[in-house]
The RNA shown here (small-subunit ribosomal RNA) has 1491 nucleotides and comes from an uncultured prokaryote.
RNA sequence: GAGUUUGAUCCUGGCUCAGGAUGAACGCUAGCGGCAGGCCUAACACAUGCAAGUCGAGGGGUAACAGGGGAGCUUGCUCCCGCUGACGACCGGCGCACGGGGGAGUAACACGCGUAUGCAACCUGCCCACUACAGGGGGAUAGCCCGGGGAAACCCGGAUUAAUACCCCAUAAUACCAUAAAGCGGCAUCGUUUAAUGGUUAAAGCUUCGGCGGUAGUGGAUGGGCAUGCGUGCCAUUAGCUUGUUGGUGAGGUAACGGCUCACCAAGGCUACGAUGGCUAUGGGGUCUAAAAGGAUGGUCCCACACACUGGUACUGAGACACGGACCAGACUCCUACGGGAGGCAGCAGUGAGGAAUAUUGGUCAAUGGGCGAAAGCCUGAACCAGCCAUGCCGCGUGCAGGAUUAAGGCCCUACGGGUCGUAAACUGCUUUUACGGGGGAAGAAAGGGCGCCACGUGUGGCGUUUUGACGGUACCCCGUGAAUAAGCACCGGCUAACUCCGUGCCAGCAGCCGCGGUAAUACGGAGGGUGCGAGCGUUAUCCGGAUUUAUUAGGUUUAAAGGGUGUGCAGGCGGGUAUUUAAGUCAGGGGUGAAAGCCCCCCGCUCAACGGGGGAACUGCCUUUGAUACUGGAUACCUUGAGUGCAGUUGAAGUGGGCGGAAUGUGUGGUGUAGCGGUGAAAUGCAUAGAUAUCACACAGAACACCGAUUGCGAAGGCAGCUCACUAAGCUGCAACUGACGCUGAGGCACGAAAGCGUGGGUAGCGAACAGGAUUAGAUACCCUGGUAGUCCACGCCGUAAACGAUGGUCACUCGCUGUCGGCGAUACACAGUCGGCGGCCGAGCGAAAGUAUUAAGUGACCCACCUGGGGAGUACGCCGGCAACGGUGAAACUCAAAGGAAUUGACGGGGGCCCGCACAAGCGGAGGAACAUGUGGUUUAAUUCGAUGAUACGCGAGGAACCUUACCCGGGCUUGAAUUUAGUAUGACCGUACCCGAAAGGGUAUUUCUCUCUUCGGAGCAAAUUACAAGGUGCUGCAUGGCUGUCGUCAGCUCGUGCCGUGAGGUGUCGGGUUAAGUCCCAUAACGAGCGCAACCCCUAUUGUUAGUUGCUAGCGGAUAAUGCUGAGGACUCUAACGAGACUGCCACCGUAAGGUGAGAGGAAGGUGGGGAUGACGUCAAAUCAGCACGGCCCUUAUGUCCAGGGCUACACACGUGUUACAAUGGCAGGUACAAAGGGCAGCUACCUAGUGAUAGGAUGCUAAUCUCGAAAGCCUGUCUUAGUUCGGAUCGAAGUCUGCAACUCGACUUCGUGAAGUUGGAUUCGCUAGUAAUCGUAUAUCAGCAAUGAUACGGUGAAUACGUUCCCGGGCCUUGUACACACCGCCCGUCAAGCCAUGGAAGCUGGGGGUACCUGAAGUCCGUAACCGCAAGGAUCGGCCUAGGGUAAAACUAGUGACUGGGGCUAAGUCGAAACAAGGUAGCCGUA
Repeated sequence: GAGUUUGAUCCUGGCUCAGGAUGAACGCUAGCGGCAGGCCUAACACAUGCAAGUCGAGGGGUAACAGGGGAGCUUGCUCCCGCUGACGACCGGCGCACGGGGGAGUAACACGCGUAUGCAACCUGCCCACUACAGGGGGAUAGCCCGGGGAAACCCGGAUUAAUACCCCAUAAUACCAUAAAGCGGCAUCGUUUAAUGGUUAAAGCUUCGGCGGUAGUGGAUGGGCAUGCGUGCCAUUAGCUUGUUGGUGAGGUAACGGCUCACCAAGGCUACGAUGGCUAUGGGGUCUAAAAGGAUGGUCCCACACACUGGUACUGAGACACGGACCAGACUCCUACGGGAGGCAGCAGUGAGGAAUAUUGGUCAAUGGGCGAAAGCCUGAACCAGCCAUGCCGCGUGCAGGAUUAAGGCCCUACGGGUCGUAAACUGCUUUUACGGGGGAAGAAAGGGCGCCACGUGUGGCGUUUUGACGGUACCCCGUGAAUAAGCACCGGCUAACUCCGUGCCAGCAGCCGCGGUAAUACGGAGGGUGCGAGCGUUAUCCGGAUUUAUUAGGUUUAAAGGGUGUGCAGGCGGGUAUUUAAGUCAGGGGUGAAAGCCCCCCGCUCAACGGGGGAACUGCCUUUGAUACUGGAUACCUUGAGUGCAGUUGAAGUGGGCGGAAUGUGUGGUGUAGCGGUGAAAUGCAUAGAUAUCACACAGAACACCGAUUGCGAAGGCAGCUCACUAAGCUGCAACUGACGCUGAGGCACGAAAGCGUGGGUAGCGAACAGGAUUAGAUACCCUGGUAGUCCACGCCGUAAACGAUGGUCACUCGCUGUCGGCGAUACACAGUCGGCGGCCGAGCGAAAGUAUUAAGUGACCCACCUGGGGAGUACGCCGGCAACGGUGAAACUCAAAGGAAUUGACGGGGGCCCGCACAAGCGGAGGAACAUGUGGUUUAAUUCGAUGAUACGCGAGGAACCUUACCCGGGCUUGAAUUUAGUAUGACCGUACCCGAAAGGGUAUUUCUCUCUUCGGAGCAAAUUACAAGGUGCUGCAUGGCUGUCGUCAGCUCGUGCCGUGAGGUGUCGGGUUAAGUCCCAUAACGAGCGCAACCCCUAUUGUUAGUUGCUAGCGGAUAAUGCUGAGGACUCUAACGAGACUGCCACCGUAAGGUGAGAGGAAGGUGGGGAUGACGUCAAAUCAGCACGGCCCUUAUGUCCAGGGCUACACACGUGUUACAAUGGCAGGUACAAAGGGCAGCUACCUAGUGAUAGGAUGCUAAUCUCGAAAGCCUGUCUUAGUUCGGAUCGAAGUCUGCAACUCGACUUCGUGAAGUUGGAUUCGCUAGUAAUCGUAUAUCAGCAAUGAUACGGUGAAUACGUUCCCGGGCCUUGUACACACCGCCCGUCAAGCCAUGGAAGCUGGGGGUACCUGAAGUCCGUAACCGCAAGGAUCGGCCUAGGGUAAAACUAGUGACUGGGGCUAAGUCGAAACAAGGUAGCCGUA
């Protein structure tokens, strides 16, 4: 820096990623070289070899080898001689304490490390310088030889022998010891100088004669020892630890100080600045990371430490408590003759084991270094090299140039083609690092030695020459051959560079986080292509970073996690003014140190680099010294403003104790009085005729104190309220008398601390957990009601918690204003400017994520305290402390999630609020729901009952018309370029036909051949069917891939934009507010001003009228004609037709209003306030409907899911629902008579009229391609009848006979006539439509159509009402506002028990381990102490005893870990159970503490 909480936003906050690093490991891959690195695990066990020897110039010597000599002979063998070179074992010297290894222990007390000091408290072999010395003597012993024991290891005895081994004597000091004086110095003990006296102690030889050694001493150098300051992990759920402990005196011991050890004396010492205990851990230079500060780390290299199978111990030595030494104990392994012995790879290799994992039983001492030696030299698994491993870093290569038909092939696409792999390849030319072959060939080597020469001068130095290389015939160089020998890995949804196809279908799988996968996956798997890095690439693990996410630099705490409930106060931290002094902090200069390596800079060497060499810088530190003195600190003196005291006032529900009071309530007694009271949403339980409730009087009891009363007051907080008295405390104001910084904060500590609760004893009116009853309810362990115990009250004692809140710690200072109020002061004052202290409201700057806060800060600063670090687990478990208990305080982890959260925004929602609208309710009228039938749907049935539509917004819907067809379904029979169409080719000239056979048809088969199609410029063109080929076809799937069209919210009044402004932002403003409207309609106001889509208007019909025009329409007047009729001449007046106009705009008037606008039985007008109706449907919502109307992507079928045909089905029927029709009758039925319409339709048609039939109709016949002809009203009106009846209502059902359409009415048409005459007497809960030419009612027409199941749909006219108080309620909607834990948006979200699976964890009778401590017993080796008998001339030894101790044993307890029947809760897990606790007033507001 990015991703991730949200619909979006800002913030808080965690998780995750990109970077770097590694002693790494794993997967795939692998050409070369250089440099480096390589058991992180079992400090587990180890076979085998090697890793420390050397000196003969210390010694006795001679086992082996060589030379020489000699002897024997078998002539190449044996033996002899220490004579020489040399040398096994032995004595002796030096070394073995270095070098090499691994890091177990160790958290500092005994030990450490780093850094800086000190030793007046010390040692130091080999080395250097200087001084002095080295005389004499003695006795042993190993070896060798002899003997013995033992399996071995090894041991014992005897004899003999040497030394630079050992001992004695001598000499001796500037050494050491004792005594004591003086001077000087210091750091307390003291140190030092000078002189004196006494005492003690040394020595080794070898020699080539040069020297090398020896002894004592002083000094140096080197190396060590000791002491001190500072620094040095985590846990306080480890708070007290300690008896050699702390100090002293004395002694012992040590190289040396010291309780280091011991005796005695004292009672100290450490600890909150973290003792003690537990866990973990070598420390540092450095390394990784980081901007730095830090964080993490301590492998390789260097320094220091500790360790060497485990534990203990000392010896030797200059040095060890000793890796390849010793002794003892233990565990383990090995050998054994069973009696005993041996061993220690954390040296180099190597083996086993463990493990994800880490190499050769290599070469050489050539170089560097070490030991010994005079030296040559010997030894050296130190070291230098080589081997193995891509473990890391660095370098090189796998070719370069040209080359387009952009080949084939792969892959992709919009597919006759294009794109891409791709100049890639082929091919041509070039180069040769590397490779292979051949040839040459290093540096690292100089010392030292040999030889020669020179100088000085006899062993030193110099010169010349010669000799010495493990690596290695390696590096490197040259020649030749030939592109020849050499590329992979990961990734491609975002973060994050890189995209397509196929497969798969919440499967298989991926995944670092967010998340992908449920049929179009750039996220899985494969492929093509691409991206990144490249001999490597990825993954995993770990560390730092990003993370300012522990914040010193550099964070926070009103609401996100976080202020302790409040005070008091010890320690601690911080602290007013002036002056002097000091110089601890602080600052400056100087000195020392801060090893090397490393990091950084410069230069240089390997062809470069890595790597290496040289120089510089740095090492930010510590110590010391000199100086400065502003600030802080220390000391001293003073000051008054901080703080306190005093005096005088004043305030208050401040506290504690006592006394008193009235109202109310309850109870008791008595009176009056009678049937209810009480309670609720409604009731019931309860009380009451044994007299309640009500009411009056009196009495008693307990608790709480109405009004005043407030936004008030007081108190540290909790909290405090009748009146009054006593005691106590506090605040404020005024005065300025006193003290003189006495202050602030405050971890622990102490005190106080609501309610509930606990203990003891009282008290108990009302209220009231538990409990009981009544209701409510599906249930109701609740809400409501009736009762009622603890409790509430008092006294004393506990508890110690609350949403103990201002969710805001305390103190001080500073920083704009306005306003209210309480208490003081304020000239006489009930007035007032002002002032001090409180309690509130509003607002600015600032601050804040915002909300907000704002002199009572959440602003600006200072000081102190407390607390926070993702959510859950969990304020839980364990431990500890407190409590009588309840429980409180302190307070984790495993595991799990990618969020959890804060504030604000827009929506949506609310059994939130306000305003408003709508046939939404109400007021009405008529229906549905009951009946029968029609029709659609569900269900069921079926071979099939094709498919779709399903709350509103499916259900007389798609379908505006299923007998066949339609038709998509079922059964059966057929066809396969196919039923239709287009193109091209081929052959044909026909095709249509005709006839026959099979068949249900489709289809199949046979025959027939007659005219041999049309046009023609004779080339051909057209047409037809056949055939071939390319295109087929699919009502198969996906409406959740789509277009188009449609429904609904809704004809609701809304939905947006530009610019500006406001806000960090989402977003807001505009669009809100006040009015008004049918309307976001308009007006006013206004940080908005405008605009768009909607509204309205423009369009159509209709209502009035004018003009124009009069046929097929009309007919007033005139003429003609008829039985009659606009029939006719004629006419345009009227009706009408259909084109253009007019008209209506709140325009006028009155009133109200600023205006918009409203009101008016106003005027005028046919019409009046959008006149009525229609068309017209904003942004969007429902993944709404439709792949079956059509179109279309993808998928699927291809002798079938296509297509043809026949029959059947879509018409089934126990049932359920929707929509309708007809009714139940008298506002009616029936019969007769009679009147009026609009809009439509008509040639395969409508049909006048005539005839026949009861009729449906039939047979004739005429007009009309229509204002001409034709189809045609009913209710109504008049008259009659029926008289309340299942009827003269109602017409279902059934029977019979017909008519019509049609190829065909069986399944399954309509109609007619006659007969039959079912249910039904107005319909439960509930529900639908309608506000005027509307409802209701009456008929008419049309589309579809051969006909019709139409009672449907769409239109048309006739007749023609009732009612609306009003907006409380139901439903839907609009605007504003409010709450929200919702945003898939309440059909939302979400809690707990139970049931199931998995996981980690607590408790638990116990069981099993581990480390440490305590007490007692025992006690090896060994030091030390003591020691008469034995040995020794002696020194001394042996022996025995004692102290201490490793180890072992016993015992009790603590700590810690594992496990444990059973048990507790917790977490997680698409669709389990029960309820419905929270989020809205969440339907009983929620929440906190308590029971």
RNAcentral holds the sequence, with entries from ENA. Model confidence (mean pLDDT): 83 of 100.